[in-house]
Background
Model confidence (mean pLDDT): 78 of 100. c-di-GMP-I riboswitch aptamer from Aquibacillus rhizosphaerae, 80 nucleotides, folded computationally. Lineage of the source: Bacteria > Bacillati > Bacillota > Bacillaceae > Aquibacillus.
RNA sequence: AGAUAAUAUUGGAAAACUAUUCGAAAGGGUAGGACGCAAAACUAUAGGGGCUAAAUAACUAAAGCCAGCCAGUCGCUUGU
Repeated sequence: AGAUAAUAUUGGAAAACUAUUCGAAAGGGUAGGACGCAAAACUAUAGGGGCUAAAUAACUAAAGCCAGCCAGUCGCUUGU
């Protein structure tokens, strides 16, 4: 330096829910909270997949949303 595994150490952020706020909605922010997580770090027209649809009679439908769905990129510790 690379590959592989996750049992251990140091730590890390943080689900649901509650309060409040933004948004048409999905969903996001802030505070509390802690289900779980060896990448729960980052990446959303420019990999796949899913969710919402104000506009619209209805169907349909995204450069709107989700990465803690799969995936891609980078990275810590210990063992081999």